[in-house]
RNA sequence: GUUUUCGAGGAGCGUUGCAAGGCCGGACCCGUGUGGUUCGCCCCAGGCUCGAAGACCCUUGAAUGGCCAACGGCGCUCACCCGCU
Repeated sequence: GUUUUCGAGGAGCGUUGCAAGGCCGGACCCGUGUGGUUCGCCCCAGGCUCGAAGACCCUUGAAUGGCCAACGGCGCUCACCCGCU
C1' cells in the first nucleotide's frame, strides 16, 4: 500500500434506487472458464473516515510523549448537548 473480517463515529421508522452484490433468468462474444459484455428481476442510503486483527505486496520507511475527529439522499420520530422562554 491492497484486501477480508470486526469495532467505533447516538438510534428508530418510511421512502427513491447510483454503485456493489445476488439470480437453479435471458442474449451475445471468445482463448470454453471459477470467463467477458449486456439486459431483466431481486437487494440496496456507513459504499465514507478512524481503529484492531489476518492475508498478500512493496519497502527501511525511527522512537517517545501529548492531543483528537470530520462527514454521511429525502421525510418523520426519539435520544443527547447548548441557549431562550
This is a predicted structure of an 85-nucleotide RNA (SAH (S-adenosyl-L-homocysteine) riboswitch aptamer) from Sphaerotilus mobilis. The sequence is in RNAcentral, with records from Rfam.